A computed fold for a 92-nucleotide RNA from Anaerolineales bacterium UBA5797, annotated as c-di-GMP-I riboswitch aptamer.
Parts: sequence; structure tokens; C1' cells
RNA sequence: GUUCGAUAAAGGCAAACCCGUCGAAAGACGGGGACGCAAAGCCGAGGGUCUACCAUCACGCUCCGCGUGGUCAUGACAGCCUGGUUGCCGAC
Repeated sequence: GUUCGAUAAAGGCAAACCCGUCGAAAGACGGGGACGCAAAGCCGAGGGUCUACCAUCACGCUCCGCGUGGUCAUGACAGCCUGGUUGCCGAC
């Protein structure tokens, strides 16, 4: 010093679940709570996954409205992978 990650030291974050709020939903935020994480800090560039209010197509019905199903991202995740960027410690 880091392209490395220790039965180290100091710490950090916070899954599921529960409560509240927002949202059509996915999900997000706050509180509780810890499954885990060497970036489980930040970004959202590439891929991937999730949702479908609106729109559109088909079908049905008590028919001009409603219901069901399909498609659709400009919505979301990123604690899914790759990537970019910043960072604690310094054993091997």
C1' cells in the first nucleotide's frame, strides 16, 4: 500500500416477522426485532427479477357499466449478478 480478508481490535448495517404511514401494487419510510453481511456504504450503467394504476386485446355478465384473463414500465428491487465510486483495521 491493498487486486487480500484474520476465531484480531474498534465499530457499522439490519433479513424474516410485528405495528404505524404512503402507494393501485411491487415496494418505500419510521419504530421494534436479528437471518445474516468485509462494503448488506452510495450510484442505478449492463443484465436479471417483481408489480400493472392507466392503456390495450379477448371473454363473460345483472350491460354502456362491471368482472376475469393476457400484454405493457416511464414504477420497484438491487440483501440477484456484473460494473462505477467512497470507506475502518492491517494478521497472513